[in-house]
C1' cells in the first nucleotide's frame, strides 16, 4: 500500500399469528385480559434482515406430525421471488474555535 471478515455510518426491506375469558353486539365486527411459540405477535419505533441474501414473500385452504390452537415441529428448500452503498483510525456525528 491493497483485498476480505468483523465493526461503524446513511439508507432501506419486513413480519406481526393460535386459543381461552370477560364486555359490548347478536348478522358481522370491536374493547380488555390472560396463555402459547418465538429475536420480534400491529407501532413495539423495538426487533430481525439487506446479495455470504430462510429478515420475509410465492407455492399454500401444501404435506407428515404435534397440540388446547396455531408456520408449534419437521418437509417442501441445491424451487422460484426478494431490501445497498460508503468508511474502515475512515466516512458520519457532536461540541468549540477561526476565516468567508
Nucleotide at each position: 500500500c491493497c483485498g476480505c471478515c468483523a465493526a461503524g455510518g446513511c439508507u432501506g426491506g419486513g413480519g406481526u399469528g393460535u386459543c381461552c375469558c370477560g364486555c359490548a353486539c347478536u348478522g358481522u365486527c370491536g374493547c380488555g385480559g390472560g396463555a402459547c411459540u418465538g429475536a420480534g405477535a400491529u407501532c413495539a419505533u423495538a426487533c430481525c434482515c439487506a446479495c455470504c441474501g430462510a429478515a420475509c414473500c410465492u407455492g399454500a385452504u401444501c404435506u407428515g406430525g404435534u397440540u388446547g390452537a396455531u408456520a408449534c415441529c419437521a418437509g417442501c428448500g441445491a424451487a422460484g421471488g426478494g431490501a445497498g452503498c460508503c468508511u474502515c483510525c475512515a466516512a458520519u456525528g457532536c461540541g468549540c474555535g477561526u476565516a468567508u
TPP riboswitch aptamer (THI element) from a Rhodospirillaceae bacterium, 100 nucleotides, folded computationally. It was read from a public genome assembly, where an Rfam model found it. Its Rfam family is "TPP riboswitch aptamer (THI element)". Rfam links the family to the GO term thiamine pyrophosphate binding. From the family's description: Vitamin B(1) in its active form thiamin pyrophosphate (TPP) is an essential coenzyme that is synthesised by coupling of pyrimidine and thiazole moieties in bacteria.